Source information:
The RNA shown here (c-di-GMP-I riboswitch aptamer) has 91 nucleotides and comes from Kineothrix alysoides. The coordinates come from a structure-prediction model, not an experiment, and the mean pLDDT is 84. NCBI's taxonomy places the organism under Bacteria, Bacillota, Clostridia, Lachnospiraceae, Kineothrix.
[in-house]
RNA sequence: UAGAGUUAAGGGCAAACCCAUUUAAAGAUGGGGACGCAAAGCCAUAGGGUCUAAAGUGCUAAAACAGCACAAUGAUAGCCUGGUUGCCGCA
Numbered sequence: 001u002a003g004a005g006u007u008a009a010g011g012g013c014a015a016a017c018c019c020a021u022u023u024a025a026a027g028a029u030g031g032g033g034a035c036g037c038a039a040a041g042c043c044a045u046a047g048g049g050u051c052u053a054a055a056g057u058g059c060u061a062a063a064a065c066a067g068c069a070c071a072a073u074g075a076u077a078g079c080c081u082g083g084u085u086g087c088c089g090c091a
Base pairs, nucleotide, nucleotide: 003090005088012037013036017032018031019030020029021028022027035078041084042083043082046081047080048079049076050075051074056070057069058068059067060066
């Protein structure tokens, strides 16, 4: 210092599920819990995918409630690519 993660040490994170809080929802946060992870650290105003649909628009109906469709400005970095910072030993 570009590279890859076979071994070791010190460690780190925490899926499903359960409880509480929160949100219109998806989801998030905290506690418990470990399926996994070498970036499962950070970035969603880099691109694609996926989830949701409160407000909005259209349709049905029409007094209203309600139902259906569309669609992020909501969410996901533990979906992929990308950006950025970084531990250990190896080479």